[in-house]
Context: one part of a larger RNA
């Protein structure tokens, strides 16, 4: 360290619980709100933060019923109370009170705040408080003042109207779909909308509307694509009809005249239809009911009454057992210490009862009819119709009917008109252009009562718990986690360790404390302890197989057997998922454990198989009725399929159509259907699950940033020296010169400020854009505060597609929405049969589909060998391979003959000659072809016979596949290159294990049902690793060739066969001894050339045994040394030439040298024969499972069973295990169910069953059923826990150090002392922003990057004081809101007067002092403003004016201030005067000592005068520029005394910062004011003061 055991922590899974949800039945209720809702904020309680109640009368008040012995909510504590027989609490109905916001309504405003008018009260005025009252809009009356009256706003769904997408689908997309959907708007009731025919029909009727079923997916429509789709009839629910306009007529009023007519308005009568009706004329008189109000009965509240049990045993506890009983119009259900019909609470069934409320009935008042006549009158007008543009119906402009309507044009009047799908007739039904009306229909925010084959804490609403809550975002918006002690708290009195209210041991309660508030059970990851084995010379998927030693346990006959726990060595042996031809792959996807996590439901849709009922027929839909109410059963036949077909259709019919046709040919007929389950496949739906970028719509954002507008505010310091200007010279006058004044400048240099040049740092930072050095701008197109303005195809952009809240070539939320996704990942128990494909046509097609082809299931033919497959034989057709080409087409080597041609020679010309040049044809010889064949197989096909085999076809019901891949062999491409590509024909491999090639998907052999330490073999092996021959024979090679990887051309006395063929005992070949002469130095060349530079030869001759006018070295040239060539010696073989095996050289590659390795040499290499053995999952054996199957047999696939099978992705098809629930039956459980965790055992297997331990209430088993029904994988969710890790890091390198305190414990807390830093800050004061952080006690678990006694942490308690500061109660600015008006489908949009808004404008305090914390607020001084009264006194008052304003530069004086100096100070400040130029006159410092640490006491010393520097940026003038520089109120608009009066808010704290904004106690941001000394021009820089701090390892 590893295995195993046993103990424990961590964690919170699993079981078992449910107070919470989900789905629906039945009833009821369908609205609140100006009599202020809905919803909040903010009080409220003896002590009160939440929640729940309540409203200042405030966990409540009254009043009526209930009901009661015990009560002050959640809440269990103490305090203080009430109550007890009815006035406690509680419960029920009606009252009463009811802050402040909110339609919010007196104005107004940043909701929960501010401030007014008018009336009474309170007082004398002012301020003050207190009731009440006062907002628009419509309507009514009314001359008006004003009165009454409704509106407003909220609220789930359902309704009507006005508007109106996209995504998608059409495999793009434009007509079309999506869809009149989603949104937006605008309005209404419990429904809403429609509705009482200008209807539908067809010769026959029906008779408003509505909903259901059905007709029908029909008729129809429709790039006739995709889709979309009526209606009538027909059976059901449900049931209902009415009023006005007119005509005629009365009355009041008014108008006109033509004076009794005409008209208008208003108010009555009348009167309402289409077999027309009414008016008018004549005649004549009372039934239904939907609307009121009255009674009477029923219901409706808190409530109240309710049978009936005791024992025995275990047990902490009985309701379990166990015996005996009882009730029952009650065995529903909860509860009690386990499971109760008699224990409780309850239930069946009864009672009782205010008010409203609904229903019934009954009275009562209102309305409400008839019947002839037809002379005339009336019967709904910018309408009906039409053109043109749209829309809506099933109808997309079509041949288009009906219907609505922008614009136009524009009737008729009952002998009218409309309407029946163009239109016309003709025939029929209606009577438009007014209007109202229950039910039956749709929905549930919301009450009561109740169901469940729903859920069970990562499920079920998001939410079982103080959830729309924490938290997040500027907003709209998003949006969590978290249940369980016990039967009762009996929640551990006391002791002990410890610092300890931390944790712990005892004790003690309790049936159980390992049930101990981090609390039922407590699994796995992970993290430890203890023991027992085993590990420190060994290399890998960590397991299997075999196995030594230990340890431990049983049994024993003591030999030894058996179980276990380790596992030394050996042997083989590269995870899983997906994706692929093809993964260990170095291709994906997983840290790890739990738990959650993917083919479901719906459809009177299509199909098919199965099982069932009925059968030429099967069947019921809505919907009624009964009932114990979602059901069941019974009716209910509309309506569907089937029973007949053909045709385009009239149609005809067992036929019919085409035809002249009785001919032919097509489709038919000679029956089986139908309904329900159940299941497999499809179609519409989001359709297996997850995953876009997008579109399209209504909202939210300019707190970031960009322009813009109002209003404020800021730029140390220092250089330059423009125009202008004054003097001078100068000019006829200018002009131009100089000086000197002068102060312009998108000027110049440089800090604050802005910005971001370059570099390094940083990159899991300090920091989600800093930080250091360096850098540009820096009076300007500057920089910045507050307030507003622009908004998403929009905004804003000195222009970078920048910027619009850390988002931008179109922002962000929410919604259509589960958009779509031919694309990628992922899909969860087991056994048993079968088993593909990567191919062909098509394809905006090519990684996708359709159709075929190949797989399966099931049924058909048929017992014949048909129509499959092999083999043989027989017939065939053909035109490859191969061969030929004097057999064609091409092409083609040499030769020969030869027309032609070209040179050349000849000649006066012609004739003519020559040719190693060209070259047809022809011959001869060679030799070529995919698109040459005079030929021409094999094999393959086709046909028939035979013989074996057992399949092939047909129909149907599921697929999956249309990416190959390498090898041989035939070929095209290509370079007869590719591990290339494409075909074609086998074979693997894909989807195939074993053997053998070392390893190696395809090569070779061989196709794995399961076991077996049996046997044969096959590839291919047999020394050692390694099973098995160092076998036998007879050879080769010497290169370790070579032993299982590539090589040539060429070179090569390497060797071994062989064939020819020279020479040899008359002596070879080689070695060795000798000779190798002479003419001559051959001629010739030549400086020389003598055998040997060259030429040239009769390369002769001579002498020999033999010797070349010379084979090579050599010299200048000779010369010399060789050889060729002979002799002796030796004594058998010696050259050469061709062909062969084996070998050498030729030969350089990348991880490592090697045959796999060690090695191997007559072999362990090669050739050749032989021979044994090894060698697989092949084959045999034994033994077994399963499937087919012939046959026999059974009630039965029930058993036998000769006999064949059993590799397997995608994929089909049978069969099971498990899991949640349900139902029926028999069960188990406190003497211990489920979980959980060891152990044994059984089934091929999913799994089961016994049993130890834990735990303490529930749970099995057979049957059938229903299903949120199985995980290892999705960069899957959720939570837990590991690894890197005791690893980085601890956020400015401005620094600490010491002593003494406190303390359990000090680097850091407190004090003192030193040391460091800052010091235009790191110091002081404020606005925003936060908001108790402020002070003080007391605490240290978390929080502080360590520790902490410290704190901005936690607890408790305290603490902010105003006429004068700031802000309202005043005013405007940009902007905003708006009466009035304007536009605009609707919301809205703009707007005039008016109101609103500060960052301006406008009346007032000042210094000391106190507080642990507050001060211009308090306290002492001393002032000032405005009102009122009173008293006194001025003036009329209306405007004008003023308020009131730029940049920039100068100069004047003043002073504050602040700093020197001094031994000093006050006369301060506010105010008040003045524009001046001082006054007044006594302390200051302090050693030392003492201390409550705040201070006091005080010696020496110094004094009697004040001097001095700075010097304003603010006021104020002044000058100058061009670019010309808010607006209202206020004020003008009295004075003097005296006296009263003065309201609301904010006031603590931090504010360059640990408290704001950056997720942090974060090196970043944050407007303003002050801002000392010494350098210095300075706020620059070093250094320092006051102060503040050393940066929480």
């Nucleotide at each position: 360290g590893g295995c195993g055991c046993a103990u424990g922590g961590u964690g919170g899974a699993u079981g078992c619980c449910u107070u919470g949800g989900g789905u629906c039945u039945g009833a009821g209720a369908g609205g609140c709100g100006a009599u202020g809702a809905a919803g909040g904020a903010c009080g409220u309680g003896g002590u009160a933060a939440g929640c729940u109640g309540c409203g200042a009368u405030a966990a409540g008040c009254u009043g009526c019923g209930g009901a009661a012995a015990g009560c002050u909510g959640c809440a269990c504590a103490c305090a203080a109370g009430c109550g007890u027989u009815a006035u406690a609490u509680c419960c029920g109905c009606a009252g009463a009170u009811c802050u402040c916001c909110g339609a919010a309504u007196g104005g107004g405003a940043c909701a929960a705040c501010c401030u007014a008018g008018c009336a009474u009260a309170c007082u004398g005025a002012a301020g003050g408080u207190a009731u009440g009252u006062u907002a628009c809009c419509c309507g009514c009356c009314g001359c008006a003042a004003g009165g009454c009256g409704g509106g407003a706003g909220c609220c789930a769904a359902c309704c009507u109207c006005c508007u109106g997408a996209a995504c998608u689908g059409a495999a793009a997309c434009a007509u079309c779909u999506a869809a009149g959907u989603a949104g937006g708007g605008a309005g209404a009731g419990g429904a809403a909308a429609a509705g009482a025919a200008a209807a539908u029909a067809a010769u026959a009727a029906u008779g408003a509307u509505u909903c259901c079923c059905c007709g029908a997916g029909u008729a129809g429509u429709g790039g006739c694509g995709a889709g979309c789709g009526a209606a009538a009839a027909g059976g059901g629910a449900a049931g209902a009809g009415c009023c006005u306009a007119a005509a005629c007529u009365u009355g009041u009023u008014c108008c006109g005249c033509g004076u009794g007519c005409g008209g208008a308005a208003c108010a009555g009568g009348g009167g309402u239809u289409g077999u027309a009706g009414g008016g008018c004329u004549g005649c004549a008189u009372u039934u239904a009911g939907a609307a009121g109000u009255u009674g009477u009965u029923a219901u409706c509240a808190a409530g109240u009454u309710g049978a009936a049990u005791u024992u025995u045993c275990u047990g902490g506890a009985a309701a379990g057992u166990u015996a005996a009983g009882c009730c029952a119009a009650a065995g529903a259900g909860g509860g009690u210490g386990a499971c109760a019909g008699c224990c409780c609470c309850g239930u069946a069934a009864g009672c009782a009862c205010a008010a409203a409320u609904u229903a019934a009935c009954a009275a009562c008042a209102a309305c409400g009819a008839g019947c002839a006549g037809u002379a005339c009158c009336c019967u709904g007008a910018g309408u009906a119709c039409c053109g043109c543009g749209g829309g809506a119906c099933c109808g997309g402009a079509g041949a288009a009917a009906u219907c609505c309507u922008g614009c136009g044009u524009g009737a008729a009047u009952c002998u009218g008109c409309c309407a029946g799908c163009a239109c016309c007739a003709u025939c029929u039904g209606g009577u438009a252009a007014g209007g109202c009306u229950a039910a039956a229909u749709a929905c549930u925010c919301c009450u009561c009562a109740g169901a469940c084959a729903c859920c069970g804490a990562u499920a079920g609403u998001g939410a079982a718990c103080c959830a729309g809550u924490a938290c997040c975002g500027u907003a709209a918006g998003g949006g969590a986690a978290a249940g369980g002690u016990g039967a009762a708290a009996a929640g551990c009195a006391c002791c002990c360790c410890g610092a300890a209210c931390a944790g712990g041991g005892g004790a003690g309660u309790g049936a159980a404390a390992u049930a101990g508030u981090a609390c039922c059970u407590g699994a796995a990851a992970c993290c430890g302890u203890g023991c027992g084995c085993u590990u420190a010379c060994a290399a890998g998927c960590g397991g299997u197989c075999g196995g030594a030693g230990u340890c431990g346990c049983g049994c024993c006959u003591c030999g030894g057997c058996g179980c276990g726990a380790u596992g030394a060595c050996g042997g083989c042996g590269u995870g899983c998922c997906u994706u692929u031809u093809g993964c260990a792959u170095a291709a994906u996807g997983a840290a790890c454990c739990u738990a959650c996590g993917a083919g479901u439901u719906g459809c009177u849709c299509c199909u098919c198989a199965c099982u069932g009922g009925c059968a030429a027929g099967g069947u019921u839909a809505a919907g009624u009725u009964c009932u114990u109410a979602u059901u069941u059963a019974a009716c209910g036949g509309a309506g569907c399929c089937g029973u007949a077909g053909c045709g385009a259709a009239a149609g005809c019919g067992a036929g019919u159509c085409c035809a002249a046709a009785u001919a032919g040919g097509g489709c038919g007929a000679u029956u089986a259907g139908u309904c329900a389950g159940u299941g497999g496949g499809g179609g519409c739906a989001g359709a297996c699950g997850c995953g876009a970028a997008a579109c399209u719509u209504u909202g939210u954002g300019a707190u970031c940033u960009a322009u813009c507008c109002a209003u404020g505010g800021g730029c140390a310091g220092g250089u330059u020296g423009a125009a202008a200007g004054u003097g001078a010279a100068g000019u006829a006058a200018c002009a131009u010169u100089c000086a000197c004044u002068g102060g312009a400048g998108g000027a110049c240099c440089g800090a604050a400020c802005c910005c971001g040049u370059u570099a390094a740092c940083g990159u899991u930072g300090a920091a989600a854009a800093g930080u250091u050095c360096u850098g540009g701008g820096a009076u300007g197109a500057c920089c910045u505060g507050u307030g507003g303005a622009u908004a998403g195809g929009g905004g804003u952009g000195a222009a970078a597609g920048g910027c619009c809240a850390a988002u931008c070539a179109a922002a962000c939320u929410g919604a259509g929405a589960g958009a779509u996704a031919g694309c990628u990942c992922g899909u969860u128990c087991u056994c048993c049969c079968c088993g593909a494909a990567a191919u062909g046509u098509u394809u905006u097609u090519a990684g996708g589909a359709a159709c075929a082809g190949c797989c399966u299931c099931g049924g058909a033919u048929u017992u014949u060998g048909a129509c499959g497959u092999a083999u043989g034989a027989u017939a065939g057709a053909g035109g490859u391979a191969g061969a030929g080409c004097u057999a064609c087409u091409g092409a083609u080597u040499g030769g020969g003959c030869u027309a032609g041609g070209g040179g050349g020679c000849u000649u006066c010309a012609c004739c003519g000659c020559c040719u190693a040049c060209c070259a047809a044809a022809c011959c001869c010889u060679g030799a070529c072809a995919a698109a040459c064949u005079c030929c021409g197989a094999a094999u393959g096909c086709u046909a028939u016979c035979a013989u074996a085999u057992a399949u092939c076809u047909c129909c149907g019901g599921g697929a999956g596949u249309g990416a190959g891949g390498c090898u041989g062999c035939g070929g095209g491409c290509g370079c007869u290159a590719a591990g290339g590509u494409c075909c074609g024909u086998g074979g693997c491999c894909g989807a195939g294990a074993g053997g053998g090639a070392a390893a190696u998907a395809a090569c070779c052999c061989a196709g794995a049902u399961u076991a077996g330490c049996a046997a044969c073999u096959a590839a291919g092996g047999u020394c050692c690793c390694u099973a098995a021959u160092a076998c036998a024979u007879a050879g080769u090679u010497a290169a370790g060739u070579u032993g299982a990887u590539c090589a040539a051309a060429c070179g090569a006395g390497g060797u071994g066969a062989g064939a020819c063929u020279u020479c040899u005992a008359u002596a070879a070949c080689a070695g060795c001894c000798a000779g190798g002469a002479u003419g001559u130095u051959u001629g010739c060349u030549u400086g020389g050339a003598a055998g040997c530079a060259g030429c040239a030869a009769u390369u002769c001759a001579u002498u020999u045994a033999a010797a070349g006018a010379g084979u090579g070295c050599g010299u200048a040239a000779c010369a010399g040394c060789u050889c060729a060539c002979u002799g002796g010696u030796c004594g058998a073989g010696a050259g050469g030439u061709c062909u062969u095996g084996c070998a050498c050289g030729g030969a350089a590659a990348a991880u490592a040298a090697u045959c796999g390795g060690g090695c191997a040499u007559c072999a362990a290499a090669c050739u050749a024969u032989g021979a044994a053995c090894c060698g697989a999952a092949g084959u045999u054996c034994u033994a077994a499972a399963c499937u087919c199957a012939a046959g026999c047999u059974u009630a039965a696939u029930u058993g036998c069973g000769c006999g064949a099978g059993u590799g397997g992705u995608a994929g089909g098809g049978g069969a099971g295990c498990a899991u949640u629930g349900a139902a029926a039956c028999a069960a188990c459980a406190u003497u211990g169910a489920a979980g959980c965790u060891g152990u044994u055992g059984g089934g091929c297997g999913a799994c089961c069953a016994a049993u130890g331990g834990u735990g303490g209430a529930g749970u099995g088993g057979u049957u059938u059923c229903a299903a949120a029904a199985g995980a290892a994988a999705a960069u899957g969710u959720a939570g837990g826990u590991a690894u890197a890790a005791g690893u980085a890091a601890c956020g400015a390198u401005a620094a600490u150090u010491a002593a003494a305190g406190u303390g359990a414990a000090a680097a850091a807390c407190u004090u003192u002392a030193a040391c460091g830093c800052c010091g235009a800050a790191a110091g002081u004061c404020u606005a925003a922003g936060g908001g108790u952080u402020c002070c003080u006690g007391a605490u240290c678990a978390a929080c502080g990057u360590u520790a902490a006694u410290c704190g901005g942490a936690u607890c408790a308690g305290g603490g902010u004081u105003a006429g004068u500061c700031u802000g309202g109660u005043c005013c405007u600015u940009a902007g905003g809101a708006a009466a009035a008006c304007c536009c605009g489908a609707a919301a809205g949009g703009g707007g005039c007067a008016u109101c609103u808004g500060a960052u301006g404008g406008a009346a007032a305090a000042a210094a000391g002092g106190u507080u642990a914390a507050u001060a211009u607020u308090c306290c002492u001084u001393u002032a000032c403003c405005u009102g009122c009264u009173a008293u006194a006194u001025a003036c009329u008052a209306a405007a004008a004016g003023u308020g009131a304003c730029g940049g920039a530069g100068a100069a004047u004086g003043c002073u504050a201030g602040c700093g020197g100096c001094a031994u000093a100070g006050g006369u301060c400040a506010a105010c008040g005067g003045a524009a001046g130029u001082a006054c007044c006159g006594a302390g200051c410092c302090g050693a030392g000592c003492c201390u409550u640490c705040g201070g006091g006491c005080a010696a020496a010393g110094c004094g009697c005068a004040g001097c001095u520097g700075u010097a304003a940026a603010a006021g104020u003038u002044c000058u100058u520029c061009c670019a010309a520089g808010a607006a209202a109120a206020g004020c003008g608009a009295g004075u003097a005394u005296a006296g009263c009066a003065g309201c609301c808010a904010g006031u603590a704290c931090c504010g360059c910062a640990a408290a704001c904004c950056g997720a942090c106690a974060c090196a970043g941001g944050u407007a303003g004011a002050c801002g000392g000394g010494a350098u210095g021009a300075g706020u620059a820089u070093u250094c320092u003061a006051a102060g503040g701090c050393g940066c929480u390892c």
Model confidence (mean pLDDT): 80 of 100. Large-subunit ribosomal RNA, half A from a Bacteroidota bacterium, 1593 nucleotides, folded computationally. Rfam family: Bacterial large subunit ribosomal RNA.